[in-house]
RNA sequence: GCGGGUGUGGUAUAGUGGCUAUUACACGUCCUUGCCAAGGACGAGAUGGCAGUUCGAUUCUGCUCACCCGCU
Repeated sequence: GCGGGUGUGGUAUAGUGGCUAUUACACGUCCUUGCCAAGGACGAGAUGGCAGUUCGAUUCUGCUCACCCGCU
């Protein structure tokens, strides 16, 4: 330099155009207990960035950034 793949709460993930975005762990409040643990209820928190297509984009397209793989 060229090609391919991945990017979603703190972590790990689901999602094939209708999102008010899933689940688990972690976190906060409360309940339960003499205390802890376990259990239960509720809550906060995310689509790498910028454009485009569309009535509507996590999803499709382009560029870009980061990481991984291959070629040179």

Source information: Predicted 3D model of a 72-nucleotide RNA (transfer RNA) from Candidatus Terrybacteria bacterium RIFCSPHIGHO2_02_FULL_43_14. Its Rfam family is "tRNA". Rfam's curators write: Transfer RNA (tRNA) molecules are approximately 80 nucleotides in length. Rfam classes the family as a transfer RNA. Lineage of the source: Bacteria > Bacteria candidate phyla > Candidatus Terryibacteriota. The RNAcentral record of the sequence draws on ENA.